A computed fold for a 346-nucleotide part of an RNA from a metagenome, annotated as small-subunit ribosomal RNA, central domain. Its Rfam family is "Bacterial small subunit ribosomal RNA". Its family is annotated with structural constituent of ribosome and ribosome in the Gene Ontology. The RNAcentral record of the full RNA draws on SILVA. Its mean pLDDT, the model's own confidence on a scale to 100, is 87.
Context: one part of a larger RNA
RNA sequence: CUGCGUUUAAAGGGUGCGUAGGCGGGCUGAUAAGUCAGUGGUGAAAGCUCCGAGCUUAACUUGGAAACUGCCAUUGAUACUGCCAGUCUUGAAUGUCGUAGAGGUAAGCGGAAUGUUGCAUGUAGCGGUGAGAUGCUUAGAUAUGUUACAGAACACCAAUUGCGAAGGCAGCUUACUAUGCGAUGAUUGACGCUGAGGCACGAAAGCGUGGGGAGCAAACAGGAUUAGAUACCCUGGUAGUCCACGCCCUAAACGAUGAUUACUCGAUGUUGGCGAUACACUGUCAGCGUCUUAGCGAAAGCGUUAAGUAAUCCGCCUGGGGAGUACGCUCGCAAGAGUGAAACUC
Numbered sequence: 001c002u003g004c005g006u007u008u009a010a011a012g013g014g015u016g017c018g019u020a021g022g023c024g025g026g027c028u029g030a031u032a033a034g035u036c037a038g039u040g041g042u043g044a045a046a047g048c049u050c051c052g053a054g055c056u057u058a059a060c061u062u063g064g065a066a067a068c069u070g071c072c073a074u075u076g077a078u079a080c081u082g083c084c085a086g087u088c089u090u091g092a093a094u095g096u097c098g099u100a101g102a103g104g105u106a107a108g109c110g111g112a113a114u115g116u117u118g119c120a121u122g123u124a125g126c127g128g129u130g131a132g133a134u135g136c137u138u139a140g141a142u143a144u145g146u147u148a149c150a151g152a153a154c155a156c157c158a159a160u161u162g163c164g165a166a167g168g169c170a171g172c173u174u175a176c177u178a179u180g181c182g183a184u185g186a187u188u189g190a191c192g193c194u195g196a197g198g199c200a201c202g203a204a205a206g207c208g209u210g211g212g213g214a215g216c217a218a219a220c221a222g223g224a225u226u227a228g229a230u231a232c233c234c235u236g237g238u239a240g241u242c243c244a245c246g247c248c249c250u251a252a253a254c255g256a257u258g259a260u261u262a263c264u265c266g267a268u269g270u271u272g273g274c275g276a277u278a279c280a281c282u283g284u285c286a287g288c289g290u291c292u293u294a295g296c297g298a299a300a301g302c303g304u305u306a307a308g309u310a311a312u313c314c315g316c317c318u319g320g321g322g323a324g325u326a327c328g329c330u331c332g333c334a335a336g337a338g339u340g341a342a343a344c345u346c
Stems, first nucleotide, its partner, number of pairs: 005316002007300002012314001014201004021194003025088005031082001033081002035077008049065006091191001092188003095184006103177007110154001114150003118146004125136002162169002206247006215241002220236004258313006266291009295302002319346003328339004
């Protein structure tokens, strides 16, 4: 380079925005760079191939032809691609009118529960377990009522629901802000798709500084269990979990399925619109599910939300181990992350 692949066998980047690049809708005209054709020149000789000739043959030598798939110049062709000019509206975007939602940020508010505090009632146990013990309790616990405070999370609604690019998002209200969808067909007129580098976002854990700390709870301590028990069970309990700001940048970051576009039987449920009608259905658009035809697949299965049929662009794969290791480099406060081999071995 060609080629096969990428749900589960090795392999889709965690997600988006976007630079270069690659690719790109209908019509008309111009051009003739790519493309195609003719002609001329060149493409050394030898070698290779073919037809002959000479050594008795062959190797070998030698004549001719062909080939040299290329390059340059020139004359033409103009379907396709490119470039230039014009134009169109269906792709894309904008506007208008509706509509949806746990989308985001900030502030305020609420009740239940838990813990603690004060007071009151009240008396001997409470708690915990398979059974117990550690633990708490006559300095009055547990329980019950009431008062106050604190932090964290938001029962029911709740759903195979909804929203978001992904991570993710759920008490209520307000402010700011982003988005989708439908209808309309008013505006622009291909403004599009993808996207190496790059930039931004990115659960949890972890790190730095300062707060906060109810519950839970790595580490740790004690009690059990056990042959032992650095565990599972129990009683405690510190980081952490929470907030602000700054880092870290990884996950089974999963649909283990990259993005975009077009096409290809149906059935059924549901969410949000629209239209006609009028209370029963039917049509249509965008989502979320289930089953299934063709087709695909090694099978499991997928099946208009494709893993079907095609196109464009990007990432990635090439036997197992060694190894996501070593070294180097970049990033990071660190933890570490990114990039990423080889010897050897089967």